[in-house]
């Protein structure tokens, strides 16, 4: 330094669940208490494909017309614990 691994060892992260508080229109995110699925990168990155939302725009229906409803389309918005690149690193082998 490369490369394999997570058996030990020091630690990390917290998926779901409750309790409250804050940003968002929403999907989600932040923080914070208690418990803990699990994760060798579940550390950072939104560069790729996937996936969720639809404020806003656009279509159609309905409405004498409007106004509200509702139905679909759309990402600039979201997701790093959906898969890959990127890249940063703890032990331990070889």
């Nucleotide at each position: 330094g490369u490369c394999u691994g997570a058996a030990a060892a020091u630690g990390g992260c917290u998926a779901c669940c409750a309790g409250g508080g804050c940003u968002g229109a929403a999907a989600a995110g932040c923080a914070u208490u208690g418990g803990g699925c699990g994760c060798a990168a579940a550390g950072u990155u939104a560069c790729c494909g996937g996936u969720c939302u639809a404020a806003g725009g656009g279509g159609c229906a309905u409405g004498g017309g409007g106004a509200g409803u509702g139905c679909u389309c759309u990402a600039u918005g979201a997701c790093g614990g959906c898969g890959g690149g990127a890249u940063u690193g703890c032990c331990a082998g070889a």